[in-house]
RNA sequence: GGGGCAGUGGUCUAGCUUGGUAUGAUACACGGCUGGGGGCCGUGUGAUCGGGGGUUCAAAUCCUCCCUGCCCCA
Repeated sequence: GGGGCAGUGGUCUAGCUUGGUAUGAUACACGGCUGGGGGCCGUGUGAUCGGGGGUUCAAAUCCUCCCUGCCCCA
């Protein structure tokens, strides 16, 4: 220098193909069951989706440039 993959709540993760309310778990808060703890159950909190720009009525998703990590080629 060329190519590929990945980046989404505090943590892990689905969704990207085929644009239309961002999923689940965990964590945390409150409540219930229990004599207490553990465990289980219910409710709630929390992500402008790595960054900029573009396309579109509408972008995590499409296009483009860039950043970070890993891998391959030279």
RNAcentral holds the sequence, with entries from ENA and MGnify. Predicted 3D model of a 74-nucleotide RNA (transfer RNA) from a Nanobdellota archaeon. Its Rfam family is "tRNA". The family's RNA type in Rfam is transfer RNA. Rfam links the family to the GO term triplet codon-amino acid adaptor activity. The coordinates come from a structure-prediction model, not an experiment, and the mean pLDDT is 80. The same sequence occurs in records of 2 taxa.